RNA sequence: UAGUGAAAAAGGCAAAUCAUGGGAAACCAUGAGACGCAAAGCCAAGGGCCUGAACCACGAAUUUUAUAUUACGUGGAUGGCAGCCGGUUACCACG
Numbered sequence: 001u002a003g004u005g006a007a008a009a010a011g012g013c014a015a016a017u018c019a020u021g022g023g024a025a026a027c028c029a030u031g032a033g034a035c036g037c038a039a040a041g042c043c044a045a046g047g048g049c050c051u052g053a054a055c056c057a058c059g060a061a062u063u064u065u066a067u068a069u070u071a072c073g074u075g076g077a078u079g080g081c082a083g084c085c086g087g088u089u090a091c092c093a094c095g
Stems, first nucleotide, its partner, number of pairs: 003094003012037002017032006035083001041088003046085002048081003054078001055076005060070003063066001
């Protein structure tokens, strides 16, 4: 120090679900809880996936005809996911 995670030690994280809170939603925080995880640590300026209130674009409708309006439609991340891939740093053991 590349690599590896069979055995071991010290420990770590925490899916679903439930409660409370936040959010339009996706989802997030805290507590309970463990399905799993050798990076389930960190990164959302790469790919991928989820969401579409506000905002933007286009359309539709309306009547007041215009720099208009909207319990309407479609599309779009400035939203989210790192427990999808990826990037990056690292404990222990083997080596």
Model confidence (mean pLDDT): 83 of 100. This is a predicted structure of a 95-nucleotide RNA (c-di-GMP-I riboswitch aptamer) from an uncultured Clostridia bacterium. Its Rfam family is "c-di-GMP-I riboswitch aptamer". Its family is annotated with cyclic-di-GMP binding in the Gene Ontology. The family has 155 seed sequences and 5,092 matches in Rfam 15.1. Of the family's consensus pairs, 95% are formed in the model.